[in-house]
RNA sequence: CUCAUCUAGAGUGGCCGAGGGAAGGGCCCGAAGACGCCACGACAACCGCUCCGACGCAGUCGGAGGUCAGGUGCCAAUUCCUACCCGGUAUGGGGGAGAUGAG
Repeated sequence: CUCAUCUAGAGUGGCCGAGGGAAGGGCCCGAAGACGCCACGACAACCGCUCCGACGCAGUCGGAGGUCAGGUGCCAAUUCCUACCCGGUAUGGGGGAGAUGAG
């Protein structure tokens, strides 16, 4: 940079000690210890794996599987909400930004 997804799901213990939720605004979490780190556990099907089908068959494409957890990811709040545009004014649509995966 490109593509896909983002209203589902899933926490205990130990250490530390003041900020944290990306960023402005809001609204929340937090000395009854947040955030972070470590251990264990859980969740989850993007890749991988298995099976099936098609084809132009060293492979590609499509479908299915969770009693395949190997590589990532993830475990407060819809990506916590929002900013810009549209609009029938709303529990609406789109966009931007961000996150994750694959290339």